[in-house]
RNA sequence: CUCUUAUCGAGAGCGACUGAGGGAUCAGGCCCUAUGACGUCCGGCAACCUCCUAUUAUAGGAACGGUGCUAAUUCCUGCAGAAUGAUUUCAUUCUGAAAGAUAAGGU
Numbered sequence: 001c002u003c004u005u006a007u008c009g010a011g012a013g014c015g016a017c018u019g020a021g022g023g024a025u026c027a028g029g030c031c032c033u034a035u036g037a038c039g040u041c042c043g044g045c046a047a048c049c050u051c052c053u054a055u056u057a058u059a060g061g062a063a064c065g066g067u068g069c070u071a072a073u074u075c076c077u078g079c080a081g082a083a084u085g086a087u088u089u090c091a092u093u094c095u096g097a098a099a100g101a102u103a104a105g106g107u
Stems, first nucleotide, its partner, number of pairs: 002106007013042001015041003021032003026078004043070003048066002050062005074099001079096008
């Protein structure tokens, strides 16, 4: 890189350094940002692996360790289906897929 499974509406700093962009890609939006974005460190949050207890599936607890995360639902939409409203076809809501992110395992 790739495959499988699970999860993705919650949560997390007036800190230090740095100094201009950033929010996965593409497109359309809409946001964050010199009142300091992004990144690094520290702090914090969480509980996938791990540990303990009960146990059938699973549930509860711990947070040393391995990750992860630390604006906005994965920021929203784009592909399909259904419902409703207006009736050029558009808008709203819901559902599913695709893509993405994270963890564990596999080739």
Molecule: SAM riboswitch aptamer (S box leader)
Organism: Cytobacillus purgationiresistens